RNA sequence: UUUCGACAGGGGCAUACUCGGAGAAAUCCGACGACGCAAAGCCAUGGGUCCUCGGUUCCGCAAAGUGCGGUUCACGGAUUGCCAGGUUGCCGAA
Numbered sequence: 001u002u003u004c005g006a007c008a009g010g011g012g013c014a015u016a017c018u019c020g021g022a023g024a025a026a027u028c029c030g031a032c033g034a035c036g037c038a039a040a041g042c043c044a045u046g047g048g049u050c051c052u053c054g055g056u057u058c059c060g061c062a063a064a065g066u067g068c069g070g071u072u073c074a075c076g077g078a079u080u081g082c083c084a085g086g087u088u089g090c091c092g093a094a
Stems, first nucleotide, its partner, number of pairs: 002094004012037002018031005035081001041087003045084003048079004052074001054075001055073001058070004
């Protein structure tokens, strides 16, 4: 330096549930708690998935308030503990 995680040691992170908080929601933050994780460290770049307050498309109704209902897009939001990519890194083995 590369590949790998069989063995060993010391550490790290924290699923579900519950409680408190933020949000329209997905979801996030804190506490508790461990299902699991060798990058479950970091980056929403590509794909996937999720959400629908606002925005957009179309239709209908209403009637001058550009309103209400349905619908479309994925503009927007979220997820890296869905996958890929980028980047950094502990221990051990070969």

The RNA shown here (c-di-GMP-I riboswitch aptamer) has 94 nucleotides and comes from Desulfuromonas soudanensis. The RNAcentral record of the sequence draws on ENA, Rfam and Ribocentre. Its mean pLDDT, the model's own confidence on a scale to 100, is 83.